Model confidence (mean pLDDT): 77 of 100. The RNA shown here (c-di-AMP riboswitch aptamer (ydaO/yuaA leader)) has 153 nucleotides and comes from Blastococcus sp. VKM Ac-2987. The organism belongs to Blastococcus, within Bacteria.
RNA sequence: CCGAACCAUCCGCCGGCACCGGCCGGCAGCAGGACCGGGGACCCAUCGCACUCCCGGGGUGAAGCGACCGGAGGUCCCCUGGGGCCGCCGGACGCCGGGCGUCUUCCCGCCCGAACCCGUCAGCUAACCCGGUAGGCGGCCGUGGAAGAAAGG
Numbered sequence: 001c002c003g004a005a006c007c008a009u010c011c012g013c014c015g016g017c018a019c020c021g022g023c024c025g026g027c028a029g030c031a032g033g034a035c036c037g038g039g040g041a042c043c044c045a046u047c048g049c050a051c052u053c054c055c056g057g058g059g060u061g062a063a064g065c066g067a068c069c070g071g072a073g074g075u076c077c078c079c080u081g082g083g084g085c086c087g088c089c090g091g092a093c094g095c096c097g098g099g100c101g102u103c104u105u106c107c108c109g110c111c112c113g114a115a116c117c118c119g120u121c122a123g124c125u126a127a128c129c130c131g132g133u134a135g136g137c138g139g140c141c142g143u144g145g146a147a148g149a150a151a152g153g
Base pairs, nucleotide, nucleotide: 001136002135006033007032012027013026014025015024016023017022034133035132036131037130038129039128044123056121057118058117059116060115064095065094066093068091069090070089071088073086074085075084076083077082078081096113097112098111099110100109101108103148104147105146106145107144
C1' cells in the first nucleotide's frame, strides 16, 4: 500500500528506569467498541401463450459487456460438404470498472480486470437470524502538474 480484515480499560508476558504500595516501551488479547458480508415481510418488481435451439441458479470481489480472429470440443439440423447454438483456451480491439502517484479534487502518467464459495436454493426487504475481522506486498530520501484545505509562522 491492496483489502471489511481495525481499536482495545483491567489482567498476563518481556525489556528498561526506580526502590517502592510505581513509570515508560513492546507483545499478546478478554469484555467492549468499530467495520464488512449473507439470509429474511408488507409494498414494489418478476411472473402471458406457442415453436426451435441452447442452458440449472446464486454469492464475495473492480475483476464486466460487445463483436472479431485462431485452437481443440459438445450438441442439433441438412445431406457428403456445410450451417446454427453452447461453454473452454489464446490473441488483439472498443466500451466500462478498479488501484497507485504519501490530505482532497482535477489533469497527466503507470498498472489491474483474478481467485474462491453455496449446492438445485435465495429479487428488494423493517423486525429478526447467521457469519467474517484473513491474506499478500512495497519504500529508506527527496518531490508528476494545477487548485484548495490543514498545519505552522